RNA sequence: GGGGCCGUAGCGCAGCUGGGAGCGCGUUUGACUGGCAGUCAAAAGGUCGGGGGUUCGACUCCCCCCGGCUCCA
Repeated sequence: GGGGCCGUAGCGCAGCUGGGAGCGCGUUUGACUGGCAGUCAAAAGGUCGGGGGUUCGACUCCCCCCGGCUCCA
C1' cells in the first nucleotide's frame, strides 16, 4: 500500500426482507427476609464510531474518514 470482517446501553451481544432500538449480566428503587446475599417486580441508562448521499422513511443501502482484528505484499 491492497483485500476481508467488525464498531449498537457500564460489559457481552441480537437486530431477518429499509418502517416498533432490544436481550443477558450489571446499576437503582420497591416487596419478601432479623440481615449481607438471594428471589420477585419496576425503572433508569443509546449522537446505533464520525460526516455526506439515496429514500416518504436508514442500525440496515451507497461513498469518504476514524479505530480494532485478520490475510496478502
The RNA shown here (transfer RNA) has 73 nucleotides and comes from a Candidatus Omnitrophota bacterium. The prediction has a mean pLDDT of 82. It matches the Rfam family "tRNA". It was read from a public genome assembly. NCBI's taxonomy places the organism under Bacteria, Pseudomonadati, Candidatus Omnitrophota.